SAM riboswitch aptamer (S box leader) from an uncultured Saprospiraceae bacterium, 107 nucleotides, folded computationally.
The sequence was found by an Rfam model in a public genome assembly.
The prediction has a mean pLDDT of 83.
RNA sequence: UACUUAUCAAGAAAGGCGGAGGGAAUGGCCCUGUGAAGCCUUAGCAACCUGUCACCCGACAAGGUGCUAAUUCCUGAUCUAUGUAUUAAUAUAGAUCAAGAUAAGCG
Numbered sequence: 001u002a003c004u005u006a007u008c009a010a011g012a013a014a015g016g017c018g019g020a021g022g023g024a025a026u027g028g029c030c031c032u033g034u035g036a037a038g039c040c041u042u043a044g045c046a047a048c049c050u051g052u053c054a055c056c057c058g059a060c061a062a063g064g065u066g067c068u069a070a071u072u073c074c075u076g077a078u079c080u081a082u083g084u085a086u087u088a089a090u091a092u093a094g095a096u097c098a099a100g101a102u103a104a105g106c107g
Stems, first nucleotide, its partner, number of pairs: 001107001003105006013042005021031003027074002043068003048064002050061004072099001076097009
């Protein structure tokens, strides 16, 4: 870094260093000197891989990752339904796809 598959409405923070940014991208809306990013320590959440038992479902553990503001913070495209409206839109809901994140596999 490409591809494949799965999941994304739940869950979980303190301290030290650090010093002004951060929430992927656009627009919004937020967080932030009552201290952003980043690094470190400790703690926690979850259970994809893993281990043990059962071996159909599953239960437990937590070694490898991951995560610990806001639904993936909201926001894209197509289709469907309903309402407004009357030729061009708009609002809401749902489905699929795209984009992104994480895991596992593979190159």